This is a predicted structure of a 1482-nucleotide RNA (small-subunit ribosomal RNA) from an uncultured bacterium. Model confidence (mean pLDDT): 82 of 100. Its Rfam family is "Bacterial small subunit ribosomal RNA". RNAcentral holds the sequence, with entries from ENA.

[in-house]
RNA sequence: AGUUUGAUCCUGGCUCAGGAUGAACGCUAGCGGCAGGCUUAACACAUGCAAGUCGAGGGGUAACAUUGUAGCUUGCUACAGAUGACGACCGGCGCACGGGUGCGUAACGCGUAUAGAACCUACCUUUUACAGAGGGAUAGCCUUUAGAGAUGAAGAUUAAUACCUUAUAGUAUUGAGACUUGGCAUCGAGUUUUAAUUAAAGAUUUAUCGGUAAAAGAUGGCUAUGCGUCCUAUUAGUUAGUUGGUAAGGUAACGGCUUACCAAGACUUCGAUAGGUAGGGGCCCUGAGAGGGAGAUCCCCCACACUGGUACUGAGACACGGACCAGACUCCUACGGGAGGCAGCAGUGAGGAAUAUUGGACAAUGGGCGCAAGCCUGAUCCAGCCAUGCCGCGUGCAGGAAGACUGCCCUAUGGGUUGUAAACUGCUUUUAUACAGGAAGAAUAAGCCUUACGUGUAAGGUGAUGACGGUACUGUAAGAAUAAGGACCGGCUAACUCCGUGCCAGCAGCCGCGGUAAUACGGAGGGUCCAAGCGUUAUCCGGAAUUAUUGGGUUUAAAGGGUCCGUAGGUGGAUAAUUAAGUCAGGGGUGAAAGUUUGCAGCUCAACUGUAAAAUUGCCUUUGAUACUGGUUAUCUUGAAUUGUAUUGAAGUAGGCGGAAUGUAGCAUGUAGCGGUGAAAUGCAUAGAGAUGCUACAGAACACCGAUCGCGAAGGCAGCUUACUAAACCGAUAUUGACGCUCAGGCACGAAAGCGUGGGGAGCGAACAGGAUUAGAUACCCUGGUAGUCCACGCCGUAAACUAUGAUCACUCGUUGUUGGCAAUACACAGUCAGUGACCAAGCGAAAGCGAUAAGUGAUCCACCUGGGGAGUACGAUCGCAAGGUUGAAACUCAAAGGAAUUGACGGGGGCCCGCACAAGCGGUGGAGCAUGUGGUUUAAUUCGAUGAUACGCGAGGAACCUUACCUGGGCUCAAAUGUAAGUUGACAGUUUCUGAAAGGGAAUUUUCUUCGGACAAUUUACAAGGUGCUGCAUGGUUGUCGUCAGCUCGUGCCGUGAGGUGUCGGGUUAAGUCCCAUAACGAGCGCAACCCCUACUCUUAGUUGCCAUCAGAUAAUGCUGGGGACUCUAGGAGAACUGCCUACGCAAGUAGAGAGGAAGGUGGGGAUGACGUCAAAUCAGCACGGCCCUUACGUCCAGGGCUACACACGUGCUACAAUGGCCGGUACAGAGGGCAGCCACCUGGUGACAGGGAGCGAAUCUCUAAAGCCGGUCUCAGUUCGGAUCGAAGUCUGCAACCCGACUUCGUGAAGCUGGAAUCGCUAGUAAUCGCGCAUCAGCCAUGGCGCGGUGAAUACGUUCCCGGGCCUUGUACACACCGCCCGUCAAGCCAUGGAAGCUGGGGGUACCUGAAGUCGGUGACCAUUUAGGAGCCGCCUAGGGUAAAACUAGUGACUGGGGCUAAGUCGUAACAAGGUAACC
Repeated sequence: AGUUUGAUCCUGGCUCAGGAUGAACGCUAGCGGCAGGCUUAACACAUGCAAGUCGAGGGGUAACAUUGUAGCUUGCUACAGAUGACGACCGGCGCACGGGUGCGUAACGCGUAUAGAACCUACCUUUUACAGAGGGAUAGCCUUUAGAGAUGAAGAUUAAUACCUUAUAGUAUUGAGACUUGGCAUCGAGUUUUAAUUAAAGAUUUAUCGGUAAAAGAUGGCUAUGCGUCCUAUUAGUUAGUUGGUAAGGUAACGGCUUACCAAGACUUCGAUAGGUAGGGGCCCUGAGAGGGAGAUCCCCCACACUGGUACUGAGACACGGACCAGACUCCUACGGGAGGCAGCAGUGAGGAAUAUUGGACAAUGGGCGCAAGCCUGAUCCAGCCAUGCCGCGUGCAGGAAGACUGCCCUAUGGGUUGUAAACUGCUUUUAUACAGGAAGAAUAAGCCUUACGUGUAAGGUGAUGACGGUACUGUAAGAAUAAGGACCGGCUAACUCCGUGCCAGCAGCCGCGGUAAUACGGAGGGUCCAAGCGUUAUCCGGAAUUAUUGGGUUUAAAGGGUCCGUAGGUGGAUAAUUAAGUCAGGGGUGAAAGUUUGCAGCUCAACUGUAAAAUUGCCUUUGAUACUGGUUAUCUUGAAUUGUAUUGAAGUAGGCGGAAUGUAGCAUGUAGCGGUGAAAUGCAUAGAGAUGCUACAGAACACCGAUCGCGAAGGCAGCUUACUAAACCGAUAUUGACGCUCAGGCACGAAAGCGUGGGGAGCGAACAGGAUUAGAUACCCUGGUAGUCCACGCCGUAAACUAUGAUCACUCGUUGUUGGCAAUACACAGUCAGUGACCAAGCGAAAGCGAUAAGUGAUCCACCUGGGGAGUACGAUCGCAAGGUUGAAACUCAAAGGAAUUGACGGGGGCCCGCACAAGCGGUGGAGCAUGUGGUUUAAUUCGAUGAUACGCGAGGAACCUUACCUGGGCUCAAAUGUAAGUUGACAGUUUCUGAAAGGGAAUUUUCUUCGGACAAUUUACAAGGUGCUGCAUGGUUGUCGUCAGCUCGUGCCGUGAGGUGUCGGGUUAAGUCCCAUAACGAGCGCAACCCCUACUCUUAGUUGCCAUCAGAUAAUGCUGGGGACUCUAGGAGAACUGCCUACGCAAGUAGAGAGGAAGGUGGGGAUGACGUCAAAUCAGCACGGCCCUUACGUCCAGGGCUACACACGUGCUACAAUGGCCGGUACAGAGGGCAGCCACCUGGUGACAGGGAGCGAAUCUCUAAAGCCGGUCUCAGUUCGGAUCGAAGUCUGCAACCCGACUUCGUGAAGCUGGAAUCGCUAGUAAUCGCGCAUCAGCCAUGGCGCGGUGAAUACGUUCCCGGGCCUUGUACACACCGCCCGUCAAGCCAUGGAAGCUGGGGGUACCUGAAGUCGGUGACCAUUUAGGAGCCGCCUAGGGUAAAACUAGUGACUGGGGCUAAGUCGUAACAAGGUAACC
């Protein structure tokens, strides 16, 4: 930094960016320097080499060389240790170093610091002393002999610096004694007397070297001790040589190191013992540091050398390239026996992701032997292989724009990018190549010369020697010539576009990409970052304050133990003195080197290396200081405790007593129900219930008081009273004198339920039974009812045992209650101590909140936490009678789980309010017939869309053809129109005719104009087609709905860490977020309202086609005419209504008043007007449009059919069922709108639809033009003179055409239907209801639809409990795709890890017994022996190994079995989240 959320803050995990590596893998690769290179099988090893040397110790002479002699064949043989030398042998020294590995080891192994007064030390140095006299063997050699061989055996003979005897000897060793002196306990050092014991080797060039004894030094080792040194307590007890003592033995030396005896100790919660893992350190990586991790290379120490044991030799080993034994393995064998040990350097096989040459040289450094020359040295120095790492260099540099070509991209006539990149011009030559030159590393040894003196030393000079290597380096030559890749490009994280793919293929470190426009997959172009490397994987540290010492937490996120007492431990009041352990300061020693850091220096730089300094934060020692802590001593009273006096309380234990209620029993009164529920039923009751009265009995619980009360450590405690016990508190004084606090382990207490034994049992009541409810109901409700609840005793030991808040102490504003004391009183105010509540300042806190009863500020101690799940599970241990409790994991799995708060949404939460929402009414729908739409079914097709509200008389405001998109059949592929360009032609059209269903096809006929430029038309070609095909979930536009609901927001300010809040809430008011008041808000915007239109009133202006009061004229009559503007009306303008006035209420806003006035009164009535948004709502078939699809067809033309089908279901309507009516006759009154292919007066004909004539009118002029009503008549309650469906017949009209499939008319026919179940719709006034009229579309019309218009004209509203919808406030939430949400468990399926399990198979360790090699030690030793010394042999102890036995631990596996986890769409229910529909939870 990313990641939990719609967003926020927090908690918390996961992940990334950094550094590192003995690495590996993938792609790639020019050079050099310096480093590094089996992390795995301490697996097995072929072959070669890795430890020898000394002839100046010895006997000697196998090989080589020289020399000599001899023989002769003149280049051979033989002889001679004579010389150089030297195989094997005796002897000396070395082989215990150097080199390898990390098995074992949790240990004095390592580190550090001490000690050795408890020790050893070859070679080396210094010093002192000495080296006399003898002796016998043995290897070799020679002879014989066994064996395949390895290897021996016997005999004879021989030497030494080999071995033995002996002399001498002190500063040696041992014993005894005396003296001096020191110290740190045992004791040490020195001097001296005495007794005993122990030495030696020679060589020789005569210079010396070597030997023996002793002392000292140096070096190396050994031993002991303090401190430090991994994990597990699901390892809590371990130990018999164990712990100590005495004695002896043993050792270089102390020591139970060993043995005998004695004692019973020793270690351990400050972690013994056991188990697991592991070499330790210097250092290395990381980190700011503290820390964490690691222990390759280099250095120090340890351990090991096929596995186990054992000793020998030696100064040193229990010995890597020595010995013996046992075991495993490999090899040889003549089968009788033998040989071997690369964890040395190379190398091989195996294992593994993985790690090199069977190289050169002793030139240098170092080691062994030697007087030396020298020999040996896989130590070492070099080279080889490997990008394994670090460092350095290069792959060119400069110019060069027509910004070239290609590629890629785009908004594509053109731009951008690749890109100064290339080409091209000039320059340079590191590196590579070729040729030439060519180091340093070398110091010195022997020898020789010189000098100095001490005559064998020092100094100087001379003086052979280079593996690397003809290498580093230098010069010359030519020429850009020889040299760039890898990863990445969604965010974190630097770097973006196109194509392909289409939840496929794939990517992915985390979040997550991919379902047709992928910057996330694959490719390309471009870009970014590193660069001879780049990425990936693995591991470690960091980030991670995510184990928190530095530096975290525990009310609600994980986390306070249920509570008290109290041990160890931790911690602790005041004063003084002393001490100096902690602490602080100075000095000394040590802290190896290398490394790290700094300075300087050397390789051309760097890496690397050298040198110097610093550092090494540690340990030991010493000298001081004394504030604080600790120890000791003394004192004090305030902490703590105690005494005596009051007070208080549901504190505890045991006993006694009481009344009410309930139940039961008895008696009585009395009669039919009681009881119970949402409603019922089961149940009780005529055998007398319930009810009422009286009496008796039983058990349990204690109304009122009672409370925000009191008491108790917590759990908990309630009638009254007695006894016993405990506590708290107040005030007062006195006593002790820090006695205090906390508390791991431990002890005690500990609700309810449960368990055991014995009682008791009224009521209640798990289980159980029955009745209901329900789809089911193993529940909720009801009727019963057993354990239990109660008592005594004993267990259990857990709870949401909660204040989710450990105990104690101190400090830190205020306000207000209350309990118990004190004090003081004046009916006041104010006080103090101990409790118990509420609100708040500061502060704290993620916030909510806490706030003297802290979650504030400090101190002490204890407990606990470290992502969610798995899981408080498994195993083990322990407690319990059981149930179960305590302790308490892992595999695996997820990227979250969680806390608080915010905004929404939701609730079978609450409050307030509104709406024809209910109620009150009126009329309908649902029943009938028909019309129309839809579903379904049918069909060749019944085209498509719309589908809860918000589809269904909807798109469609006109389906006979057309429309038309559908079906069947027949045609076309320039196929309709248009444009542009080019070419050709003069036709095309028309008419007639044939064929055909038509389209189409064929034939005939007619046939241009012209100013000659062309026009027009057709045809051909090219370019632009077409699609009612798909996607409304790619879109625009438009529309529906919530909803004409009152809401939705912004700026600034303020509040909050923040999301957000405030404003917009509150009190009123309104139709309204309308207004007023109040107010950390003040303002503003979109909505509301108003502005607009119609309507209601008036005035004014203007009067034609309208009007006609007055005047005149005319008529049968009529504004018909002249005229008039008065009126109506028309259509322009203006006015009018604002709670303005009054009364009441109110602060106001406003409300009420049938108020006044007014045509109209509180928005007058209607319309238009639809905020932010919601429904991935509707529409790709109105139109437009991205993408996809079709192209002799999914395009297009034509005919016919279909969209009109019909067992059925639903919606919307019409007409009715009749008398408030039907029919007949007469008669009256509208508005709005339409009209020339039209409306049609009027006349004539027809019963009529209509037809034939025919005036007027493109319309305030003409025309369409009313019905209900009113008047009169008739019908008289019936399937009718209601109703009109259906059917028959005959017609009319439109139209090319009414068969499928039109409307209308007349005559006839006369169905269902008598007011409609559950349910449901509309409407609050000019409304409902009812009556007709008009218009659009349109040839006509299926219109009963839609949109308008007027006529007549009601009823009701108490009211807001309920239903529905909505608004505001509030509340809960585990929802945010927002309840159509979320989510639990069983079962079924697949996969994964894991527990149990009859058993089975291994492993390491311990115990007991048996056996027991080699070997040390002990004993013996009749045999050997050469006198002694001794030896063979035998016996014994111990022991590696082997065997047997029982048990424990641990790992693997196991039929079957248990739960767990994970897995888009399985089953059953619906437990939780809202009052989650029975509140949830422990």